Notes: Glycine riboswitch aptamer from a soil metagenome, 76 nucleotides, folded computationally. Model confidence (mean pLDDT): 76 of 100. The RNAcentral record of the sequence draws on MGnify.

RNA sequence: GAAUGGGAGAGCCCCGAGUUGCGGGGCGCCGAAGGGGCAACUCCUCCCCGGAAACUCUCAGGCACGUGGACCAUUC
Numbered sequence: 001g002a003a004u005g006g007g008a009g010a011g012c013c014c015c016g017a018g019u020u021g022c023g024g025g026g027c028g029c030c031g032a033a034g035g036g037g038c039a040a041c042u043c044c045u046c047c048c049c050g051g052a053a054a055c056u057c058u059c060a061g062g063c064a065c066g067u068g069g070a071c072c073a074u075u076c
Stems, first nucleotide, its partner, number of pairs: 001076006011027006028063003034059001035057003041051002
């Protein structure tokens, strides 16, 4: 890297439409794509440089199902 399987969190209200969950708005919330910040640690004789969390921000994303999904397992 590929295939298969597993895989969390968080929503209410109003208007329009009309039978589903579509469009718009208000307030709220989530942390596990991506992105930003701090940093243990690592690299190095030391510093600089570099790497670096599931912490943090919530820009993006998400808050029925589905999709997506960090990550994990097996096989190649």